[in-house]
RNA sequence: CCAAACUAGCAGCCGAGACCCAUGUAACCCAUGGGUGCGGGGGACCCACUUUUCUGGGGCGCAUUUUGACUAUCUCGCAACGUCGCGAAGAAGUCAAAUAGGGUACUUUCAAACCCGAGCCCGUCAGCUAACCUCGUAGGCAUUUGGAAGGGCAAUG
Numbered sequence: 001c002c003a004a005a006c007u008a009g010c011a012g013c014c015g016a017g018a019c020c021c022a023u024g025u026a027a028c029c030c031a032u033g034g035g036u037g038c039g040g041g042g043g044a045c046c047c048a049c050u051u052u053u054c055u056g057g058g059g060c061g062c063a064u065u066u067u068g069a070c071u072a073u074c075u076c077g078c079a080a081c082g083u084c085g086c087g088a089a090g091a092a093g094u095c096a097a098a099u100a101g102g103g104u105a106c107u108u109u110c111a112a113a114c115c116c117g118a119g120c121c122c123g124u125c126a127g128c129u130a131a132c133c134u135c136g137u138a139g140g141c142a143u144u145u146g147g148a149a150g151g152g153c154a155a156u157g
Stems, first nucleotide, its partner, number of pairs: 006157001009153002012141003018036007037137006047127001056125001057122004065098007073091003076087003101116004106150007
């Protein structure tokens, strides 16, 4: 100096949401455009559904379903007919408890513990679906232990 092995140690998460090129810029971020990759939707034969249209229907997503309490906003019923009232019956809303399902730090698996169980879109319309057409490539965060197995990087030791 080179090579190999071992070891101390190191690695952010959810999500499809990453990377490359060009232009603009002093340059980066950023913006625009193009592409690759990843993800979604529409869309034949065949197959499926024969039924279901306001009880609208459908899509993305883990985010579906059930029960209880309250609210008189809407509908409805009763009462009243000088305005009020009663009923939680239906719709809608609020809260609570559950639940299908989902997440937890390199990966898989087992166990425990904790957390989520939302929201948005199309616009009367869509089963599957080759060719084909089309859209997105965001946003939000700091979520843990133990057992077993299997990997990645790694010395100035």

Notes
c-di-AMP riboswitch aptamer (ydaO/yuaA leader) from a Geobacteraceae bacterium, 157 nucleotides, folded computationally. It was read from a public genome assembly, where an Rfam model found it. Lineage of the source: Bacteria > Pseudomonadati > Thermodesulfobacteriota > Desulfuromonadia > Geobacteraceae.